[in-house]
Molecule: small-subunit ribosomal RNA
Organism: uncultured bacterium
RNA sequence: UUGAUCCUGGCUCAAAGUGAACGCUGGCGGCGUGCUUAACACAUGCAAGUCGGACGGGAACGCGUAUAGUUUACUAUAUGGCGACGAGUGGCGCACGGGUGAGUAAAAUAUAGGGUAACGUGCCUCCAAGACUAGGAUAGCCAUUGGAAACGAUGAUUAAUACUAGAUAUGCCUUGAUAACAUAAGUUAAAGAGGGAAAAGAUUUAUUGCUUGGAGAUCGGUCUAUAACCUAUCAGCUAGUUGGUGAGGUAAGAGCUCACCGAGGCGAUGACGGGUAGCGGGUCUGACAGGAUGAGCCGCCACACUGGUACUGAGACACGGACCAUACUCCUACGGGAGGCAGCAGUGAGGAAUAUUGCACAAUGGGGGGAACCCUGAUGCAGCAACGCCGCGUGGAGGAAGAGGCAUUUCGGUGUGUAAACUCCUUUUAUGAGAGAAGAGAAUGACCGUAUCUCAUGAAUAAGCACCGGCUAACUCCGUGCCAGCAGCCGCGGUAAUACGGAGGGUGCAAGCGUUACUCGGAAUUACUGGGCGUAAAGGACGCGUACGCGGGGUGAGAAGUCACGUGUGAAAGGCUAUGGCUUAACCUUAGGACAGCACUUGAAACUUUCAUCCUAGAGUAUGGAAGGAGCACAUGGAAUUAGUAGUGUACGGGUAAAAUCCGUAGAUAUUACUAGGAAUACCCAAAGCCUAGGCGAUCUGCUGGGACAUAACUGACGCUAUUGCGUGAACGCGUGGGCAGCGCACCAGACUAGAUACCCUGGUAGUUCGCUCCUUAAACAAUGAACUUUAGUUAUCUGGUAUGCGUGUCAUUUCGGCGAAGCAGUAAUACGCAUUAAGUGUUCCGCCUGGGGAGUACAUUCCCAAGAUUAAAACUCAAGGGAAUAGACGGGGACCCGCACAAGUGGUGGAGCAUGUGGUUUAAUUCGAAGAUACGCGAAGAACCUUAACUGGCCUUGACAUUGAUAGAAGAUAACAGAGAUGUUGUUGUACCUUUUAUUAGGAGCUAGAAAACACGUGUUGCAUGUCUGUCGUCAGCUCGUGUCGUGAGAUGUUGGGUUAAGUCCCGCAACGAGCGCAACCCUCGUUUUUAGUUGCCAGCAGGUAGAGCUGGGCACUUUAAGGAGACUGCCUUCGUAAGGAGGAGGAAGGUGAGGACGACGUCAAGUCAUCAUGGCCCUUACGGCCAGGGCUACACACGUGCUACAAUGGGGCGUACAGAGGGUGAGCGAUACCGCGAGGUGGAGCUAAUCUUAAAAGCGUUUCUCAGUUCGGAUUGUUCUCUGCAACUUGAGAGCAUGAAGUUGGAAUCACUAGUAAUUGUAGAUCAGCAAUGCUACGGUGAAUACGUUCCCGGGUCUUGUACUCCCCGCCCGUCACCCCAUGGGAGUUGAUUUCACCCGAAAUUAGGAUCCCAACCAUAAAGGGGGCUACUACUUACGGUGGAAUUAGCGACUGGGGUGAAGUCGUAACAA
Repeated sequence: UUGAUCCUGGCUCAAAGUGAACGCUGGCGGCGUGCUUAACACAUGCAAGUCGGACGGGAACGCGUAUAGUUUACUAUAUGGCGACGAGUGGCGCACGGGUGAGUAAAAUAUAGGGUAACGUGCCUCCAAGACUAGGAUAGCCAUUGGAAACGAUGAUUAAUACUAGAUAUGCCUUGAUAACAUAAGUUAAAGAGGGAAAAGAUUUAUUGCUUGGAGAUCGGUCUAUAACCUAUCAGCUAGUUGGUGAGGUAAGAGCUCACCGAGGCGAUGACGGGUAGCGGGUCUGACAGGAUGAGCCGCCACACUGGUACUGAGACACGGACCAUACUCCUACGGGAGGCAGCAGUGAGGAAUAUUGCACAAUGGGGGGAACCCUGAUGCAGCAACGCCGCGUGGAGGAAGAGGCAUUUCGGUGUGUAAACUCCUUUUAUGAGAGAAGAGAAUGACCGUAUCUCAUGAAUAAGCACCGGCUAACUCCGUGCCAGCAGCCGCGGUAAUACGGAGGGUGCAAGCGUUACUCGGAAUUACUGGGCGUAAAGGACGCGUACGCGGGGUGAGAAGUCACGUGUGAAAGGCUAUGGCUUAACCUUAGGACAGCACUUGAAACUUUCAUCCUAGAGUAUGGAAGGAGCACAUGGAAUUAGUAGUGUACGGGUAAAAUCCGUAGAUAUUACUAGGAAUACCCAAAGCCUAGGCGAUCUGCUGGGACAUAACUGACGCUAUUGCGUGAACGCGUGGGCAGCGCACCAGACUAGAUACCCUGGUAGUUCGCUCCUUAAACAAUGAACUUUAGUUAUCUGGUAUGCGUGUCAUUUCGGCGAAGCAGUAAUACGCAUUAAGUGUUCCGCCUGGGGAGUACAUUCCCAAGAUUAAAACUCAAGGGAAUAGACGGGGACCCGCACAAGUGGUGGAGCAUGUGGUUUAAUUCGAAGAUACGCGAAGAACCUUAACUGGCCUUGACAUUGAUAGAAGAUAACAGAGAUGUUGUUGUACCUUUUAUUAGGAGCUAGAAAACACGUGUUGCAUGUCUGUCGUCAGCUCGUGUCGUGAGAUGUUGGGUUAAGUCCCGCAACGAGCGCAACCCUCGUUUUUAGUUGCCAGCAGGUAGAGCUGGGCACUUUAAGGAGACUGCCUUCGUAAGGAGGAGGAAGGUGAGGACGACGUCAAGUCAUCAUGGCCCUUACGGCCAGGGCUACACACGUGCUACAAUGGGGCGUACAGAGGGUGAGCGAUACCGCGAGGUGGAGCUAAUCUUAAAAGCGUUUCUCAGUUCGGAUUGUUCUCUGCAACUUGAGAGCAUGAAGUUGGAAUCACUAGUAAUUGUAGAUCAGCAAUGCUACGGUGAAUACGUUCCCGGGUCUUGUACUCCCCGCCCGUCACCCCAUGGGAGUUGAUUUCACCCGAAAUUAGGAUCCCAACCAUAAAGGGGGCUACUACUUACGGUGGAAUUAGCGACUGGGGUGAAGUCGUAACAA
């Protein structure tokens, strides 16, 4: 993530941090920090010198002295006399300090500060001893000379703390008798023998330097162990390699090097290879464990343009030394030379990005010196930067007319807000002025006139940034309209956006605030602490077994682990605690404790461990009788299929839902007999048995393995698990050789189908079978690794043994083993479930998992004959994917029930003509809405004008209407003219009412006209912003709640179950008990009766009376009217049932709801309506408003719905005749009798304000005619003449008469209504209305049926149950190819680099070895030559760079190509989810 829930699981955020950068903003101070990139290239300056008390000196400077000249104070010259000192010899230093992190996975680092008995150590400290005798050179200087320069060459001469020789030396070095200790190496002492040393200077003493030896301290070298990145898609590596002997070499051990000998050494505890990386103290984070990191500070290492090499030296293979080689840069007279900022500043380049070519040696420290002192870009300071941390400030108090402005508003107000203004106050900071430290113990201060103090001025100089949908503190308005945009995740935006942009307001932090990047945290999301694997990702297909790991009981010993005391170390800084110092803090000082480790010493002995010895419970062996589809091999059997042969026999057989292909007259199928061959083994057969798993099924025999039980004889822990390994391993498939009856991938044909490369059918090859050999995978599943310990029971007509008992049985009980079932504790996502056969409780070992997709794929390795298997990624992409359970919905799942749902019936529609509505088309307009059921005779219960909203044309603009309104006038009535009218112009008449005033007058109410302005108006838009009302499911029986209970929870229970009912109606049962809205009842009408009351109603009896008549008196009995009662409740009887209730009956006007109506639960359809009305928002305002005339809404090729009239004889026509109910009627309504007209109608006007008058029936009944035909049916259409309404009847009304007389002869597929006073049929009335397009709608009565066996099926609904990948709820979800765009990636002929490596060639400098010619002072010797010594050319080994060729790894590009992913509404089908 879901409609909701629990769980698994990933993604994301909130915290802290940074050598940061970027955006906006920026007042001050303190303390820190500042090239993370190009170990890129560097101009310029500086960064290591010093010593004259080592030396010869005399170039420059100063002083002194001398001489000379003169203006007595200068000049010139000379002078090493002095201070000092360029260059040089010599000494010490330059190996420190400073920088950087390229290389380096070990030659580094850290710890043990372990070993060194394998070592060195200048300067420093201490101890012992010494310092004697001689000598020859050489730089400088001078002269000559080469070169552009750098730099030299030759000759002469000179000094030393430079160099050389000799003497001395007990301590030192070599050798070493002997002795001691130890015994593994060795160490210490040591007679004797041999070799080896010195230097002075200054001075008043003191001192300092030198030589030898010893000791110390310090600093190093080297060795060992341990710790410590990723990668096995790197599994084998190694030839000085591993060891030995000998030699060389070094300060020192060693293959460190060499010669010879042996063949070793390392490696799954990860060698070798590849990638990456300086390590640590620490730093950041975290509760800890950990994770990440290694800037600054401290320790170690490595490096100094790149590569190589050595020299000097105590120390270097040397950042500011040398030589060589390459690259680069510069100078040049072209011959040749010079250079190395990863020192401090600084420049360029790179980059998102990182500072001054500053001051000073005053302090701290370093080098030299005896010292003064000199040097010191170490260091101390300053400058730049909000880069970080810390501190301070930007004012304080009062102040309500709650000002103005802004924003909002329900127009009342509210917010900003005591905020401002205003009044009083203060001065940190700022500015100006003055004073002025500490750092310094004698002098000396870069910082610096700095910190600090005092005074003055004056609220004066000082606030921003981000956010405001949820997470997450903070809400409104406007603009925009899936656009522009936002976004960390979820997501927001399609006309009312708290999510975009702006504003007002608010929230948070604050000289900063946000964003980006990175680290840790949250993340128990790699789980040591601290996770999992039945179904979510995850148990290997199964066994055997090696390594590793783990392992029963007793006793004794040891002491590796373990535990305890102690010691050493764990640098400092940092962190923690406490104190102290800067006004505080940051910062700094001091002290304490800590730093979990490691090493050592001494102990303990429970546990683990080791050794020794013993035991039997684990494990194994032996013996015994049983069980078994356990394995392998041989032999044998019967049933069936098929085929063949022969017989009988004749027309089909076969196959399917139905067919066809197919077989059959050449004789099938069927049937009988015989023969052949292959495969499989019915019944027995299951909750069964056996096997490690795969798997195993006829019978007999042989061989072989394992298990259980019994006995308790033997061994004595021999065990468990199991990486790598080895073996077994269904089916398919492969190879080879047999075999082939049946079945049967592929394939052919037939069907089905829109298609059907399928499902079905007829055939049929491989295969299935056997031998041998591979393959090695399955949902190889119990989706559950193996072993052991332990934890209630019940049950089986299951299975194999055993013991006991008698009743001797298919017995009972017991015990061990196996296979099952339900279920307690426990457990689990408190899910489903598992539950002694654990998924409980514990132990041991192995395997495996870490979001979905990409993908079990690519590359690579290994295996394979192939197919393929095994091991196994990444880029990219998504915010999910998944499990269990819940409520619904759905199912061509199941069960039950209901309904005119079907069925049984009756009558229709669909065909015709017409009416009416809709669509479409047309039109200037044909106004608008309604759209499956639930739009379509619907809104419309009345479109000629009006209505009217649409169109054309003519007009009006505060408007036809409302409120306010200066001003004027009563209002009103009326005439003429123009015009289609609206309208306009000109007249006539009219001074009213109320109050007030003596009067003129003034005011008021209503009305009319009217400037300006607010505003009116809108059938304009949004029914998806709404109210109201309505349709529908549906008059279906449902929908819920409280408390309780169950469940982690969503939820469940109740409401389910058994009956019953029209009904969740009632009864019974039940963890439920009650209640509400619905059902029913209460209401209205009808049906029976009664009481009351009789006018306009009625008339039985009485009286009167007529042509007739309740017409009259009279009466209210009846009918009736309209008020109130009664009546029906399964009450009574029989019967069934526990009951509820059912069935039947009686009585009754009515009987099981008596009939009908009103009444419509929770909700559903964003259902309908902004055009009934109301209403938010938006829009129009000389028009989308208003007035008028005309035309339109009535059009007409066509399509659909709803109706009317018919097609006829149950009928049509004519004549005669009877019976209703409910309504309507003074708005010039209903209108009688009468008269006129063929008729519509006209004249006329009695009566009626209505139980009084009026409007008024038809079918029916009686009789007659027509006689089955397009008719005496049917009436459309058309012509003509009229009537009525109305200003008006052309577009476009209704009606009447005459004439005309169309289609139509019962209606295809399909479809509708109806269960009784119903359908059907027949008329009547009403609303609307001048009239009427009404055949519509709503009511009313008259006549008056048929049928229902029943619930299998269709439709709809209800209840329970089941499955689900659906919840926008099947009109759902969803898969794959193809087409298109984009993205990353594999292959790829090749091509271009990089790195490593091998072979060969070349071979600089340099060390080592050899070595001429040549040279020579010290020593020997000497007449000379020589001894001896030295340099070089040259030679050899090693070797850098380089060259050639090969190999490996890796990276970029690559025509073409493969699959993958994302995408908008594409195309084709419909594979999965319901069976």